This is a predicted structure of a 349-nucleotide part of an RNA (small-subunit ribosomal RNA, central domain) from an uncultured prokaryote. Model confidence (mean pLDDT): 82 of 100. The full RNA is in RNAcentral, with records from ENA.

[in-house]
Context: one part of a larger RNA
């Protein structure tokens, strides 16, 4: 290596954009590299394989065959692949008209709530648990009311509701901006899919340097449970949690890589057309998106089932190869650091 695989058994890089490669729509000529056919030369001997001999048999050894699956040549054949020219549009873009959105960035603003502070009623507890206790309070708390500061979060509306590759994204407003989706078919005319390296983004949590700093809270103190309590529980609290800038680069889940095209139907929902037309509703139709059901199909079962885990032996990447050692040792890259990649083996079962 072939070969089988990857939702739960081992397998889908967390995701994107892309280089190199790999693969690629419809026609029509040309060409004959690739294919495919016949020839010709070589492919040493020995080996191997076969059919005979020869050592008493065997190994072994002789003869002779066939075979060396390649490689040059050269004759032809053109169906497909390549490649050169040339035409199309149905693949993918562009352009015109509308539209939906927690998509992202920056800047600004709102109300509730907590907490501190400040005044003012008002008095003796409040807080808190199963039950206490540490704690707060006669220096006036807890409880109200009035006024200010502060930082974070944005009820309700809200939705198997929306956008977004993904991680994610929710008060309101502005401002710059991506991206999608329907109409029209005006234009390009294969311009495309996929992607090893690479190069970007990537919750939380940690880290660097300056801010902030209300709640809440690793860690730490206290009170309690308890035989013990390095824990649930309950009073405190320190980093962090916020912000600006740079690290870090892991979970990343539909356990299901992307991309085309086919293969029965029903419900639900989001968003736009068309049409009836009570002008805001009904009833139809399309196309787009995310759900719940089912056929055939698949599957080891569970399932899955037009969002496929069906079919096209479609087309690219990536991964797997018994279980422990192990995502660990060493080396290499990358990180301040924390560790992250890449990644064995001996040895056991």
């Nucleotide at each position: 290596c072939u070969g089988g695989g990857c939702g739960u058994a081992a397998a889908g890089c967390g995701c994107a954009c892309g280089u190199a490669g790999g693969c690629g729509g419809a026609c029509u000529g040309a060409u004959c590299a690739g294919u495919u056919g016949g020839g010709g030369g070589u492919g040493a001997a020995a080996u191997c394989c076969c059919a005979g001999g020869g050592c008493u048999c065997a190994a072994c050894c002789c003869u002779g065959g066939a075979a060396c699956u390649g490689c040059c040549u050269u004759c032809a054949a053109u169906a497909c692949u390549g490649u050169c020219a040339g035409u199309c549009u149905u693949g993918a873009g562009u352009c015109c008209g509308a539209g939906a959105g927690a998509g992202g960035u920056g800047a600004g603003u709102g109300g509730a709530a907590u907490u501190c502070c400040u005044a003012g009623u008002g008095u003796a507890u409040a807080g808190g648990u199963g039950a206490a206790a540490u704690u707060c309070g006669u220096a006036g708390a807890u409880a109200u009311u009035a006024g200010g500061a502060a930082g974070a979060a944005c009820a309700c509306c809200a939705g198997u509701g929306g956008c977004g590759a993904a991680g994610g994204c929710g008060g309101c407003u502005c401002a710059c901006u991506g991206g999608c989706u329907c109409g029209g078919u005006a234009c390009u005319g294969a311009c495309g899919c996929u992607g090893a390296g690479g190069u970007g983004c990537g919750a939380a949590a940690g880290c660097g340097u300056g801010g902030g700093g209300a709640g809440c809270a690793a860690a730490c103190a206290g009170g309690a449970u308890u035989a013990g309590a390095u824990c649930c529980c309950c009073u405190g609290g320190u980093a962090g949690u916020c912000c600006a800038c740079g690290c870090c680069g892991u979970a990343a889940c539909g356990a299901u890589g992307g991309a085309a095209g086919c293969u029965a139907g029903c419900c639900g929902u989001c968003g736009g057309g068309u049409a009836g037309c009570a002008u805001g509703c009904u009833a139809u139709u399309c196309g787009g998106u995310g759900g719940g059901c089912g056929c055939a199909g698949c599957u080891a079962a569970c399932g899955c089932a037009u969002u496929a885990a069906g079919c096209u032996u479609u087309c690219c990447c990536g991964c797997c190869u018994g279980g422990g050692a192990a995502g660990u040792a060493c080396g290499g890259u990358c990180g301040c650091a924390a560790g992250a990649u890449u990644a064995a083996a001996a040895c056991u079962c």